The part of an RNA shown here (small-subunit ribosomal RNA, 5' domain) has 530 nucleotides and comes from an uncultured prokaryote. It matches the Rfam family "Bacterial small subunit ribosomal RNA". RNAcentral holds the full RNA, with entries from ENA. The coordinates come from a structure-prediction model, not an experiment, and the mean pLDDT is 87.

[in-house]
Context: one part of a larger RNA
Formats: sequence, structure tokens, C1' cells
RNA sequence: GAUUGAACGCUGGCGGCAUGCUUAACACAUGCAAGUCGAACGGCAGCACGGUCUAGCUUGCUAGACUGGUGGCGAGUGGCGCACGGGUGAGUAACGCGUAGGAAUAUGCCUUGAAGUGGGGGACAACGUUCGGAAACGGGCGCUAAUACCGCAUAAUCUCUUCGGAGGAAAGCUGGGGACCUUCGGGCCUGGCGCUUUAAGAUUAGCCUACGUCCGAUUAGCUAGUUGGUGGGGUAAAUGCCUACCAAGGCGACGAUCGGUAGCUGGUCUGAGAGGAUGAUCAGCCACACUGGGACUGAGACACGGCCCAGACUCCUACGGGAGGCAGCAGUGGGGAAUAUUGGACAAUGGGGGCAACCCUGAUCCAGCAAUGCCGCGUGUGUGAAGAAGGCCUGCGGGUUGUAAAGCACUUUCAGUAGGGAGGAGAGUAUAUAGGUUAAGAGCUAAUAUACUGGACGUUACCUACAGAAGCAGCACCGGCUAACUUCGUGCCAGCAGCCGCGGUAAUACGGAGGGUGCAAGCGUUAAUC
Repeated sequence: GAUUGAACGCUGGCGGCAUGCUUAACACAUGCAAGUCGAACGGCAGCACGGUCUAGCUUGCUAGACUGGUGGCGAGUGGCGCACGGGUGAGUAACGCGUAGGAAUAUGCCUUGAAGUGGGGGACAACGUUCGGAAACGGGCGCUAAUACCGCAUAAUCUCUUCGGAGGAAAGCUGGGGACCUUCGGGCCUGGCGCUUUAAGAUUAGCCUACGUCCGAUUAGCUAGUUGGUGGGGUAAAUGCCUACCAAGGCGACGAUCGGUAGCUGGUCUGAGAGGAUGAUCAGCCACACUGGGACUGAGACACGGCCCAGACUCCUACGGGAGGCAGCAGUGGGGAAUAUUGGACAAUGGGGGCAACCCUGAUCCAGCAAUGCCGCGUGUGUGAAGAAGGCCUGCGGGUUGUAAAGCACUUUCAGUAGGGAGGAGAGUAUAUAGGUUAAGAGCUAAUAUACUGGACGUUACCUACAGAAGCAGCACCGGCUAACUUCGUGCCAGCAGCCGCGGUAAUACGGAGGGUGCAAGCGUUAAUC
């Protein structure tokens, strides 16, 4: 000099864009953060509509009961999602990360191609009933549906194979409809969404290898599934991954082993560079989710807001037993020099579910707080010598503050008040036209037109008008380094200080004042890095 996720002191007008627990991976009250689908299913607790019955009568209303008939829907069965998104950096010196390669793998949803979607069965929730328990919740009996579950049929380029053969799937739902049939449910035709098998792709993930990746030798030897082989097991997959047997190997001064420290990288800071330091925000990878262990489900987890066991802690309890996990967003206590709101909205972007409408989304977009940082703007402009008054100094003549003020003439950014006002909106729904599909002028669907609906931010950005210089400057320093000097007070005292050093009666170095210098909504100090 540059820099910082900074803090502290003094001061503080506005805006834009960023950033904001670096400490206790300490403990957490409360709310929210993952749901959705009725176009898979049985149903109907609640709401609305309709229907039936009864009562009152004012004769078309009110009240009550019944009714899944309709919109819809609590709880339940079922499907998909919950493995993403979000947080943190404890652990890890490791194939964890980075770069470059590799072969023995899996891959829901998505894309493309091929083939199929036939016919049956038995349950279990909900519900009813009954019992136990303080609760959490649980038991018995009975009924029932499905895209839940299980056989049968059929099937390959699928799997296994001793190459003879053997095994081996599925599910329906829904929009519309002219003839024809009908048990009046529908069949049948047609469109959409699904389901099953298979081939390929894309994406994602698992695995292996070479090289690189901090300090210590006051750590020199380490290793028994250890190193290799064979048989067996196991995995989606190669492999001591596991196991039995056999051999005796493997690593190491090119630093093994041990100890300490640490998430890694793109990057960031600095520097002419080489390098040094660092790894906040943003992006990629990894690891973790109260601590330790374990598996289940699933395409994917050994799963932050899932399960089981053990432990510590907190809470409830009828003492028998139960409940919990903010390193999600806010917020609280604590620790600390120190770090924000228990805010708004799904309008946009993205994600989950759904045919869709739509629902959910503390992801996200916004707002709030903080000079924490960077950038921009303002606190007026011109003129004005009687060089006013006052202050300070003085050699008492004057000098300086100083064109500074006042005065005169202007301007109105920003802030204030009032009015206007983009863009972020792409879409969705309805109607019409009409290309495709089709038996069809149904339906569905590219496209076009019209109408309606949709913005948290938001009193938006921006523009216009109004009034008046009106509402807006501090901080550090002035002995040398280092830009900037006098006076008073003090008297080795009080104090200053980054280094040299100042202060013991004329201190440009302490404290005040006047003046000056440097930066400026900041300025200094401290800490840290180059």
C1' cells in the first nucleotide's frame, strides 16, 4: 500500500447492488418447512344441492327425519412423491477431493421401436360389534371394494440350461357416439391416460486405476484376512467383499506405521510475476442429521422433519407405561468482541402430485433490520472588501480566520406533499373458425381470433406539479518518518507513544484554544493476510 463475513470508539442525509453466528455439531418454547390424486377403490364424518316423508301453516316457505342421487370430501385402502429441494462442516490425510483414464454394472419418471393387455380366485382396512388401557395405543368376532394380493392361460430377440429342454407378465380408469345387440349395467366403435414384456437411447448412480493433495523422525519399523492362489458363498457389478484350505507373502528413509491439524475443488486476497495466504457468500463433489449400532421399504436410503435397539438429556403419567430430536425458515436461552423478522406471496423461476382445473412448496421471489462492504448522489450556485463584528496572535503598526459571513441575484437534485404511471404476464378458461384423428359436423388435439381472469413486491421504477436555501458534516492528525504551527496551562507530574523518543518552568511531541493538513457519510483504532 492492498484486502476483510470483521469488531470497537466518535459521527451519521439518501439511493442501488451485495453481504450478515467465523464462537457452543450447545440446549431448544411456539408456528410453519411434503404432499397430492375421487379420472384407482369401498364409502359418507362434515358442507352444499336435489329427492322422499312428516309437522306448521301465510300454499310456497319454514322446521325435522330419511336418502351417496349430485357437487365435493374428513378418516381409510391404493398409486406416485417423501433418496429432490433446504441446512451444517463434527468426522475424514482418505480413491474423500482434483485431473486423466478404465470395465465387470444398475437406472423410477422421460424419448424411440417391437409385442401384448385373455380368463378366474381368496383376503384385509375402513365400517359394525365387543373387550383392555390414565394415555400412547391395542386385542377378539363379523361384512366389503379396487390400478391392493394370488393362481391359470398365452409369449419372445427375455431368464436358466446338462443344449434335450425348463421357467416366465399384465389393470384398469375416463371423454364422445350413428347404425346393431342388450340382462338397460352395458356390449360395440372411437379418442385420451394407464398397465405388462422386451430392445435401444438419454440421464443419474455404483466400482477400479495412474498422478497430485498439510506438519512432525524428539514417530522406524508396520501387517495375520495380513499378500497371493483354489473351491464355495455374496453383490446390480470386478475384487479377501465373506468363508474353508494352501502358499508366505505385502508395505517402508522416494518416509510405511504412529501422533497432530484439516472437509476438498472451481475460486478468493495479495503480488510485476514466481509465489504466499485462504476455502464466507455463489457453483461442483463428499460427509453428517441428539450419540452409537442395525436393517426394512424402494428404481434409488442403510433415509434431517421414516422404523428398530442401546445411551445421555427433556417432557407426560393413574407409576403399569409412553412422547421427543431446529446442523430447514423465523424465533428463545447460552457462549461471545460480534452477526437480522416468530414478515408477505406462490405473481415469476423451479420442484412434487394430478387428464386438467388446481393443491402443496420458509426452495424461490420479495419486503423488514444493520454504513457490514462496494458504487452513485446530496448537504447549494454566482456575486460580494466597509477586508464588518467576534475569536486568535501581535513587535500594538498590524496579521489571520476571510469571499468566509452578512447583503444581492439565482437554482431545487435528494428528502417532503399531491397527481399520473411502465415492465417483470409467458399463460389459463369460455366461444367461434378451422388442419389432424375418426364412420362422424362427437370427443381429443397443433393453429388463429374475441371475451373474461391472474402482480407478493407496490404508496414499484419512471414522469409531472408545488413550496422554500429551506431538512442534512464529521473524524483523525499537525517533532522526524509524514501533508500540516502558534499561544496558554502543566512542570520527569499529569500524560503521549507505530519506531526514534517527548515531559525535570519559555514543550510546534502532554491537555485546551486559534489556525492548518488529510480523508469524507464516514473517519480512526484493534485483529488478521499478502